[in-house]
């Protein structure tokens, strides 16, 4: 330098172009307990990497950029 691939919650990951972007774990609160753990319940937590484009509508499609990984020269 070229090609491919990935980027979504603190972490690991789901998510058909259309309803409110979800799950598990972690963290918080409550219940239970003499207390802790375990268990149960509840709520919170998101600029879907950035910029532009297509579309009535984009996390999703397209282009460029940024970052991680792999391969090639």
């Nucleotide at each position: 330098c070229c090609u491919c691939u990935c980027g979504u919650a603190g972490c690991u990951c789901a998510g058909c172009g259309g309803u409110u972007a979800g799950a598990g774990c972690a963290g918080a609160a409550a219940a239970c307990u003499c207390a802790u753990a375990a268990u149960u319940u509840u709520a919170a937590g998101g600029u879907c990497c950035c910029u532009g484009g297509u579309u009535c509508g984009a996390a999703u499609c397209c282009a460029g950029g940024c970052g991680g990984g792999a391969g090639g020269a």